[in-house]
Context: one part of a larger RNA
RNA sequence: CUCGGGUGAAGGAACUCGGCAAAAUAGCCCCGUAACUUCGGGAAAAGGGGCGCCCCUGGUUGUGAGACGACUUGCUCGUGCAGCGACUGGGGGCCGCAGUGAAUUGGGGGGAGCGACUGUUUACCAAAAACACAGGACUCUGCGAAGUCGCAAGACGAAGUAUAGGGUCUGACGCCUGCCCGGUGCCGGAAGGUUAAGAGGAGAAGUGCAAGCUUUGAAUUGAAGCCCCGGUAAACGGCGGCCGUAACUAUAACGGUCCUAAGGUAGCGAAAUUCCUUGUCGGGUAAGUUCCGACCUGCACGAAUGGCGUAACGACUUCCCCACUGUCUCCAUCCGAGACUCA
Numbered sequence: 001c002u003c004g005g006g007u008g009a010a011g012g013a014a015c016u017c018g019g020c021a022a023a024a025u026a027g028c029c030c031c032g033u034a035a036c037u038u039c040g041g042g043a044a045a046a047g048g049g050g051c052g053c054c055c056c057u058g059g060u061u062g063u064g065a066g067a068c069g070a071c072u073u074g075c076u077c078g079u080g081c082a083g084c085g086a087c088u089g090g091g092g093g094c095c096g097c098a099g100u101g102a103a104u105u106g107g108g109g110g111g112a113g114c115g116a117c118u119g120u121u122u123a124c125c126a127a128a129a130a131c132a133c134a135g136g137a138c139u140c141u142g143c144g145a146a147g148u149c150g151c152a153a154g155a156c157g158a159a160g161u162a163u164a165g166g167g168u169c170u171g172a173c174g175c176c177u178g179c180c181c182g183g184u185g186c187c188g189g190a191a192g193g194u195u196a197a198g199a200g201g202a203g204a205a206g207u208g209c210a211a212g213c214u215u216u217g218a219a220u221u222g223a224a225g226c227c228c229c230g231g232u233a234a235a236c237g238g239c240g241g242c243c244g245u246a247a248c249u250a251u252a253a254c255g256g257u258c259c260u261a262a263g264g265u266a267g268c269g270a271a272a273u274u275c276c277u278u279g280u281c282g283g284g285u286a287a288g289u290u291c292c293g294a295c296c297u298g299c300a301c302g303a304a305u306g307g308c309g310u311a312a313c314g315a316c317u318u319c320c321c322c323a324c325u326g327u328c329u330c331c332a333u334c335c336g337a338g339a340c341u342c343a
Stems, first nucleotide, its partner, number of pairs: 001338008010329002014327001019324001027051005036041001038172001052094012067079004071074001095099001107322007114314002119131002135170007147156003173309004178239003183236002185232005192227003198221002203216005240258005267301001268298001279295005
């Protein structure tokens, strides 16, 4: 010096990306417990007190030899002294620094984000805000179902039958989920347009003396699809620009104009989204690119690729506080194992 442990004056997170690590807390009983809440919870909230051993004594209770009582005389029932336990009080005393005497054995509180929750996951760098989830919605499927596997037979679906089964999206719960069907998709549409093989054969050509044979072939007729006409956004998706205007200024309820299928409603907003940006103001600190509350100029939120809230929950992320500490100021020392030197 490295590793594993013990202790430490004063300070107590000044360490650091970050309290990482360590310390602290810890059991049982009693008292006592806030906001909030889906009234279950939050709760072991928080915060306090007690705890060993010996003696005396009380209460409740189990069992209950013996004894007594009862009769339906039995391996009966009842009462219940003593004894042996269980639980729980009161009084007195003893010892130590210390009585959950060792070991086992929660640190706590507050704010915010995300995900409702318990679960699941990258076997060997990721456990999460990812997946799943009850719940919601759309859509397909009438049964030899749809769908899936298979060349097929056949099987699953299902020994089920629309309160069932498949697919897709969303993701408890609460309040909600606006506008656009022009494009793409899907659904519907006895017309019309286009349209393949096929049908059809007007004609034409070759050849032959001819009958004929061979080739070619116009109208007309001919599905789905496409065109066309509608519907549909919890289908894929989309949801504007410029100019002016109020008796300080500023701003613009208001007006004009261009474009569009329609121009972003509610709610939220410098956000897991804000480039400029450490935006501005407020809070917390002596001092705060983080954090919390506001504002709105949303580079580039926004409503089931769900929006906004939300008690409870979380080895999640983030900020603050209390407690506590060798994380640090700043290191010291002890015990052990290595490394190292010599043999």
Annotation:
Predicted 3D model of a 343-nucleotide part of an RNA (large-subunit ribosomal RNA, domain IV) from Magnetococcales bacterium HCHbin5. It matches the Rfam family "Bacterial large subunit ribosomal RNA". Taxonomically the source falls in Magnetococcales (Bacteria, Pseudomonadati, Pseudomonadota, Magnetococcia). Its mean pLDDT, the model's own confidence on a scale to 100, is 90.